[in-house]
Model confidence (mean pLDDT): 89 of 100. A computed fold for a 353-nucleotide part of an RNA from a Terriglobia bacterium, annotated as large-subunit ribosomal RNA, domain IV.
Context: one part of a larger RNA
This record gives sequence, C1' cells and structure tokens, in this order.
RNA sequence: CCCCCGUGAAGGAACUCGGCAAAAUUACACCGUAACUUCGGGAGAAGGUGUGCCCUUUGCCGUGUAGACCCUCGCGGUCGAAGCGGCGGAGAGUCGCAGUGAAAAGGCCCAGGCGACUGUUUACUAAAAACACAGCACUCUGCAAACGUCACAAGCGGACGUAUAGGGUGUGAAGCCUGCCCGGUGCCGGAAGGUUAAGGGGAGGGGUCAGCGCAAGCGAAGCUCUGAACUGAAGCCCCGGUAAACGGCGGCCGUAACUAUAACGGUCCUAAGGUAGCGAAAUUCCUUGUCGGGUAAGUUCCGACCUGCACGAAAGGCGAAACGAUCUGGGCGCUGUCUCCGCGGGGGGCUCA
Repeated sequence: CCCCCGUGAAGGAACUCGGCAAAAUUACACCGUAACUUCGGGAGAAGGUGUGCCCUUUGCCGUGUAGACCCUCGCGGUCGAAGCGGCGGAGAGUCGCAGUGAAAAGGCCCAGGCGACUGUUUACUAAAAACACAGCACUCUGCAAACGUCACAAGCGGACGUAUAGGGUGUGAAGCCUGCCCGGUGCCGGAAGGUUAAGGGGAGGGGUCAGCGCAAGCGAAGCUCUGAACUGAAGCCCCGGUAAACGGCGGCCGUAACUAUAACGGUCCUAAGGUAGCGAAAUUCCUUGUCGGGUAAGUUCCGACCUGCACGAAAGGCGAAACGAUCUGGGCGCUGUCUCCGCGGGGGGCUCA
C1' cells in the first nucleotide's frame, strides 16, 4: 500500500450523475393511525408505550388423585379439592449503561411520470414505461368452416368443437369518453354501359396441284399457311357503401372609444379543415419560455399560463385508488458518502532472515 471486518471527536449528504455503499429501522403485545379511495383498501400508515429476575395474589383452560353423584353394574358415565401442565391479570420489590440483554427479524413520509393489477422477457452487459393480461371493438367462418409460417398428396390440426363457437387484427382492468373527412388506397356491394384472354367463328388472302389457255395467265376439290366481322368471363373503368379499414383533419387580410387582443367580417383552397380533453409534456426547436412554490442559492422538480417548431381521442384521449427490485423531485431519521482521516482485528503484498 491492497482486500475483508470493527470502531470513532465535532459536523451530518457538505460526497456524488445519483445517499451508490454503509448506517439506521427490525420480534411480540398494547395504544394510536391522515389525505385519498374502485369502499376492498390505503395499514405494519405515521407516531408512541411495554418486555429481565424475585415475591405475593388472582382468573380461565387441560389432565385428573382423594371424594361426591348417577347407574342398564362395567376395564361404565358426570362432576371434581389436590398435584402436574398451559394461557393470562393485578400488586409489591430488585440489578445492570443496556431485559425480544447474543443470533435471526420493515427505515419512514410527501409529490409527480409511466404501466391498471399478479405475471413474462434479451440463458452470458438491458427486468423496463417493452411483452402478456382480463375487458373492448372491427372482421372472417354455416362445417369436408374460415385458417395452418403442417403436408407433393392422401391426410392431420382447427374439433370428437358448431357463431354465447373458432380464426385474424387493433386496443389494453374498471371510470368519463372516443368528434369531422369516403377525394386517394384497401375492403364490401352493384351490374346497365366501355375495355378485355383463351376458346368459338370463319368473310377474305397466300402456297401447291387436276384442268383450261398459243402465251401471259386463270384456277375446282384436297392438303396447307394465314385470317376480318361477330361471339367470349373475372378484372379494370364506372355507380354506391365503409375510418375501433390504410390514412387525413388549412392559408392570407381586416375589425372594438388608450393600447393590446379580436367575439365579428372578407377572401383563397380542401374530401374535410383538430371537437372534448390535455399541453414547454417520456412530445417544446427557440428554452434555463414566463409567473408562482420549494432552496441562502434550483438547466432538475411541482403548480399554472398557452406562442402545441412538431398533443389529441382504440398506432386510443383524459383522470385515477391499489400495485412496482420501475423512473423523477423533495423531506425526516441515520450514518466514515464527505470535511478528513485516525485507530483496532484478520488476510495479502513488501523488507529482512
């Protein structure tokens, strides 16, 4: 010097990203317990008091001797002094610094964010506000169901289930709610018209060849190559519906008798221009916004304001009791975290032998 442990004057978080670590609290009995709340809870809230040993006395319970009573008489039943055991109550006294005398055994409170909750997860850096979850909604599926990230198929699962069932998707208890837009995309419905494939169809054209013709050439049937009209579904176009489907939810100018602001008006665009609620937020760039609170002093925190760069309603909105090895801020207690280090024990290192 390093590691583990113990202890410490005065102070008590001044340490630090942060009370990390440590200290403190801790059992049992009794007293006593707030806001809030989904009336269950919150609660072991918080905060207090008691606890050893000796003596006296007392209550109850168990067992049950002597004894008493009953008897269908037995190895019977009921009660029950004493003794023994157990659980308490009251009163006196006594010792120590200290009595759950060692060990084991919650620190607590206030406010806020997120997630309702118990659960689940990155086996070996993440346990969480992520996943799941009951509940809610949309949608598919009538049974050889839909569906299968099973199988070449047969088949199997779904399910020996049958729409109060099963699959998919989103949301995520309960509470109060969930606005406007169907123009685009998707999905569903429609079938008049337009477009549209193979196929059907075969007008017409070409090759070859019998034949005809002096020749140029014409050219039946057959074979063969090609081929117009017409006919031909779904789809697309088209017409509607649908947003807890994918998604979207404006700009400029003016205006009130101080100023400021604009209930009001004008205008352009749109499918429609963001309702309720919330808001510098896990979202706010400017920003340490401004005001208030807390501190001597507060980029964090809490309460407000609203100028929302760029919240907003099931990629849910807003509140909220309970819950959390969650995250943030504050306080009490407590401490070697610190001011600032000292001492002691154990182990190592180091030096010498």

The organism belongs to Terriglobia, within Bacteria. It matches the Rfam family "Bacterial large subunit ribosomal RNA".